Large-subunit ribosomal RNA, domain IV from a metagenome, 343 nucleotides, folded computationally.
Context: one part of a larger RNA
RNA sequence: CGCUGGUUAAGGAACUCUGCAAAUUGACCCCGUAACUUCGGGAGAAGGGGUGCCUUUUGGGGUGAGAGCCUCGAAGGGUCACAGUAAAUCGGCUCUAGCGACUGUUUACUAAAAACACAGGACUCUGCGAACUCGUAAGAGGAUGUAUAGAGUCUGACGCCUGCUCGGUGUUGGUAGGUUAAGGAAGAGGGUCAGGGGCGCAAGCCUCGAAGCUCGCAACCGAAGCCCCAAUAAACGGCGGCCGUAACUAUGACGGUCCUAAGGUAGCGAAGUUCCUUGUCGGGUAAGUUCCGACCUGCAUGAAUGGCGUAACGACUGGAGCACUGUCUCAACCAGCGACCCG
Numbered sequence: 001c002g003c004u005g006g007u008u009a010a011g012g013a014a015c016u017c018u019g020c021a022a023a024u025u026g027a028c029c030c031c032g033u034a035a036c037u038u039c040g041g042g043a044g045a046a047g048g049g050g051u052g053c054c055u056u057u058u059g060g061g062g063u064g065a066g067a068g069c070c071u072c073g074a075a076g077g078g079u080c081a082c083a084g085u086a087a088a089u090c091g092g093c094u095c096u097a098g099c100g101a102c103u104g105u106u107u108a109c110u111a112a113a114a115a116c117a118c119a120g121g122a123c124u125c126u127g128c129g130a131a132c133u134c135g136u137a138a139g140a141g142g143a144u145g146u147a148u149a150g151a152g153u154c155u156g157a158c159g160c161c162u163g164c165u166c167g168g169u170g171u172u173g174g175u176a177g178g179u180u181a182a183g184g185a186a187g188a189g190g191g192u193c194a195g196g197g198g199c200g201c202a203a204g205c206c207u208c209g210a211a212g213c214u215c216g217c218a219a220c221c222g223a224a225g226c227c228c229c230a231a232u233a234a235a236c237g238g239c240g241g242c243c244g245u246a247a248c249u250a251u252g253a254c255g256g257u258c259c260u261a262a263g264g265u266a267g268c269g270a271a272g273u274u275c276c277u278u279g280u281c282g283g284g285u286a287a288g289u290u291c292c293g294a295c296c297u298g299c300a301u302g303a304a305u306g307g308c309g310u311a312a313c314g315a316c317u318g319g320a321g322c323a324c325u326g327u328c329u330c331a332a333c334c335a336g337c338g339a340c341c342c343g
Stems, first nucleotide, its partner, number of pairs: 001338008010329002014327001019324001027051005036041001038157001052079012080084001092322007099314002104116002120155007132141003158309004163239003168236002170232005177227003183221002187217001189215004195208005240258005267301001268298001279295005
């Protein structure tokens, strides 16, 4: 000097990112217990008191023929200690916000959470040789189930609710017209060529050219799809700007205009979302970039990508207080083990 323990005057969070760590609390019995609440809870809320030993009286239970033994108590008197759950084991508590309803699950080896799941809600598909999944197939799961079933997707208890928009994308339905592949195909053309004609003594040259074969064109006919017409947002998504206006001022119920598929409703709001920002006001503090309550100027909230509340719950995340303490002011001592010294 370090580690692991122990004790500490006065103060008591001044420490620090943070009361991290430590301390406090602690058992049993009695009294007592708030807001809120889904009436179950909250609750061991909180907060008080008692506890040894001796003795007197007395109640109940078990057993027993009885005496007695075992056991659960109640009331009174006395007595010793600083201390009677004398050791050990053995909740610190309260208030207030956020998030997630809850119990659960998770990153085996840095994350346990507000993430996942969840009961509940909704939509879509599926009539059974089901949809869907695995497999090239046979076949299998689904299911020895049958729409109160199965599969997929989203949301996430409960309460109050869930507005407008179908122009785009998707999905579903429709089919008159447009477009249109393979394929079919009238027709025109090229190549080849039997043969014909011309020139030539001949070899050969020029020219026309049926059928067949062949080459590439091609009017027209040709499904689904797309175009098109509708529906659908708890499908993917989206949900405006400018100007003026009231008998102080300010504000703007009101009006005008442009654009749009439609212009954000109820709620909530400097928010886990607010840049400016430590916004402004109020509360708490002597002093508060955090916190709580408001305001609304929402850079860039908003309704199952759910909105807003919510009792209970949480090794979750902020803020405040009581108790308590070596966290600190500010350090000291003790024990053990290292380090260190000698051998």

The RNAcentral record of the full RNA draws on SILVA.
The coordinates come from a structure-prediction model, not an experiment, and the mean pLDDT is 88.